[in-house]
RNA sequence: ACUACGAAAAGGCAACCCGUUCCGCGAGGGCGGGCCGCAAAUGCCGGGGCCUCACGAAGGCCGCCGGCUUGCCGAC
Numbered sequence: 001a002c003u004a005c006g007a008a009a010a011g012g013c014a015a016c017c018c019g020u021u022c023c024g025c026g027a028g029g030g031c032g033g034g035c036c037g038c039a040a041a042u043g044c045c046g047g048g049g050c051c052u053c054a055c056g057a058a059g060g061c062c063g064c065c066g067g068c069u070u071g072c073c074g075a076c
Base pairs, nucleotide, nucleotide: 005074006073012038013037016034017033018032019031020030022029023028036063043068044067045066046065047064048062049061050060051059052058
């Protein structure tokens, strides 16, 4: 240094709830607060599920599955 692994420590994310004179037809999203949990609960692709609509070759969510990729730390 790399792979595997996941103790400790420092950080990271944020289910769900609350607030919002923000965006959206809507499902939802943004921002802020609380924090269930998560070693990828980073990202992309595929699959799948649920939801919305102005029904379109339309849209939204997934902390479900698989693959790839990137990333903090360093005990066994």

Annotation: The prediction has a mean pLDDT of 87. This is a predicted structure of a 76-nucleotide RNA (c-di-GMP-I riboswitch aptamer) from a Thermoleophilaceae bacterium. Of the family's consensus pairs, 81% are formed in the model. Its Rfam family is "c-di-GMP-I riboswitch aptamer". Rfam describes the family as follows. GEMM was predicted in a large-scale screen for bacterial structured RNA regulatory elements.